[in-house]
Context: one part of a larger RNA
Molecule: small-subunit ribosomal RNA, central domain
Organism: metagenome
C1' cells in the first nucleotide's frame, strides 16, 4: 500500500453537535464539465513486441508494421455522474390537539432512621468477636421517655418498568427550560446522510478558594489474629464523601457491538398512545424485553433493537514484550491527560 477486518482472537473514537470534505428522492427542459465516439497534430531516435530480410546459425543489424496505453485542437452523442431552471411529495422539518417519563435547573417543604445535647426513670455493666482486647462507664455509662439541635441520603411503591445524546436521573411540590411519542395529513418543497479540524457535555477519584460535617471513612494510632501480618476483623479516625464557583477530561465510559437508511420468518410479555368500547378480545404506531427459525460466524452465539443481505460516511487494527515507555510538542496549579516511536528481545 493492496487486500482483510474491528461483540470475546490486535481494532468501534466516552457521548452529542457541527465546519471543510465525500455521498445525496421523483418528473420535465437546457448545458455538454466528467464520460463515450470519429478526425487532425504532438508523442526524437535507440529500446520493448510481431512479420519479413541479411551476416552458414546465435548474439547482432536492416526494413515494415505495431506500439509509445499520453496531450492538444476539433466534430459529434446524450444513457449516467454534474452544473442551470421549472415542478413534485414519498425522505426531513412546521403547524394543530393530546396524553407519557426517576430528562434537566432552581426554589420550597416532609417523614423515618443516625448522632450529640438537656432534663428525668433507674443501676451496674456497656460494646465487640470465632475467641478475645483496646474502646465507653459509680465524675452515672448502655437501657428506656421527652424536648431541642445537625447534617446526609430518601424504606415500602420498585419492575427483565421508565426517561436522557452519552455521562447518567429515584421522598412530595411550584416555577422554568428540553424531549421523543401517538392522532390530523394542513403547509414548506430534498431543506437530507455522515462528519477530519473544531465546539460543548462527561462518573468516581483528585486539585484550587469558601463554607459544611450526622453517618462512612483512605492515610495515621490502638487492640487482636499471626512464625510474621505494614492485611483481613476489632476500637477510634484525618483528608474526603455535601454545597457554591473554577479546574480536571479519564474509566471494563460496555451491549467489550460507530452513525444512517432499505429489505428479510415465527412465537410471546411489557411501557405511552390512538381506533372502537360498559368491559373484554382484536388491531395499529412508537419504545423496552424473552424464544426459536433462514442466514451468518472459529465457535461461543447473533437472529427485524442482526453478529443476516445491501448502500453511504467516519473511526480504528496489522505478531509478543520493549511500551501507551522515551524525547518533542500541546493542555493543565498540580496530579497528569493527548499525541506516541526506536534500539534490542522471542
Nucleotide at each position: 500500500u493492496u487486500a482483510g477486518g474491528u461483540u470475546u482472537a490486535a481494532a468501534g473514537g466516552g457521548u452529542a453537535c457541527g465546519u471543510a470534505g465525500g455521498c445525496g428522492g421523483g418528473g420535465a427542459a437546457u448545458u455538454a464539465a466528467g464520460u463515450c465516439a470519429g478526425u487532425g497534430g504532438u508523442g526524437a531516435a535507440a529500446u520493448c513486441u510481431u512479420g519479413c530480410a541479411g551476416c552458414u546459425u546465435a548474439a547482432c543489424u536492416g526494413u515494415a508494421a505495431c506500439a509509445c496505453u499520453g496531450c492538444c485542437a476539433u466534430u459529434g452523442a446524450u444513457a449516467c455522474u454534474g452544473g442551470u431552471u421549472c415542478c413534485c411529495u414519498u425522505g426531513a422539518g412546521u403547524a394543530u390537539a393530546g396524553g407519557c417519563g426517576a430528562a434537566g435547573u432552581g426554589g420550597g417543604c416532609g417523614g423515618a432512621a443516625u448522632a450529640u445535647a438537656a432534663c428525668a426513670u433507674g443501676u451496674a455493666g456497656c460494646g465487640g468477636u470465632g475467641a478475645a482486647a483496646u474502646g465507653c462507664u459509680u465524675a452515672g455509662a448502655u437501657a428506656u421517655g421527652u424536648u431541642a439541635u445537625a447534617g446526609a441520603a430518601c424504606a415500602c411503591c420498585g419492575a427483565u418498568u421508565g426517561c436522557g445524546a452519552a455521562g447518567g436521573c429515584a421522598g412530595c411540590u411550584c416555577a422554568c427550560u428540553a424531549g421523543a411519542c401517538u392522532a390530523u395529513u394542513a403547509c414548506u418543497g430534498a431543506c437530507g446522510c455522515u462528519g477530519a479540524u473544531g465546539u460543548a457535555c462527561g462518573a468516581a477519584a483528585g486539585c484550587g478558594u469558601g463554607g459544611g460535617u450526622a453517618g462512612c471513612g483512605a492515610a495515621c494510632a490502638g487492640g487482636a489474629u499471626u512464625a510474621g501480618a505494614u492485611a483481613c476483623c476489632c476500637u477510634g479516625g484525618u483528608a474526603g464523601u455535601c454545597c457554591a464557583c473554577g479546574c480536571c477530561g479519564u474509566a471494563a465510559a460496555c451491549g467489550a457491538u460507530g452513525a444512517u437508511u432499505a429489505c428479510u420468518g415465527g412465537u410471546u410479555g411489557u411501557a405511552u398512545g390512538c381506533g372502537a368500547u360498559a368491559c373484554a378480545c382484536u388491531g395499529u404506531a412508537u419504545g423496552c424485553g424473552a424464544c426459536u427459525g433462514a442466514g451468518c460466524g472459529a465457535a461461543a452465539g447473533c437472529a427485524u433493537u442482526a453478529a443476516g443481505u445491501a448502500a453511504u460516511c467516519c473511526a480504528c487494527c496489522u505478531g509478543g514484550g520493549g511500551a501507551g515507555u522515551a524525547c518533542g510538542u500541546u493542555c493543565g496549579c498540580a496530579a497528569g491527560a493527548a499525541u506516541g516511536a526506536a534500539a534490542c528481545u522471542c